[in-house]
RNA sequence: AUCUUAUCAAGAAAAGCUGAGGGAAAUGGCCCUAUGAAGCUUUGGCAACCAUCACAUUUUGUGUUAAGGUGCUAAAUCCAUCUCCAAUUUUGGAGAAAGAUAAGUU
Numbered sequence: 001a002u003c004u005u006a007u008c009a010a011g012a013a014a015a016g017c018u019g020a021g022g023g024a025a026a027u028g029g030c031c032c033u034a035u036g037a038a039g040c041u042u043u044g045g046c047a048a049c050c051a052u053c054a055c056a057u058u059u060u061g062u063g064u065u066a067a068g069g070u071g072c073u074a075a076a077u078c079c080a081u082c083u084c085c086a087a088u089u090u091u092g093g094a095g096a097a098a099g100a101u102a103a104g105u106u
Stems, first nucleotide, its partner, number of pairs: 001106001003104006013043005021032003026081004044073003049069002051065001053063004077098001082095005
């Protein structure tokens, strides 16, 4: 990198270095940011995908735990974009696409 499956409206920040951008990409919107962006380091925290344990069951379900492998720690994956439905003039809903993460796979 490919493919498959599952999840994505909850949750969780301080310090040090540094110094201007950032919110995946494009467009539009909106927002964060010198009261310090992104990045790096440290220490925490959240969560429960893998994992542990118990029970039921018969290949999954419910619950427990959080030592380990990941992940995450502004805003719904920040929102829209394509299709459909409703309302009817810019709004609501559903789905898709794209993306992220995990586990597996080639």
Molecule: SAM riboswitch aptamer (S box leader)
Organism: Bacteroidota bacterium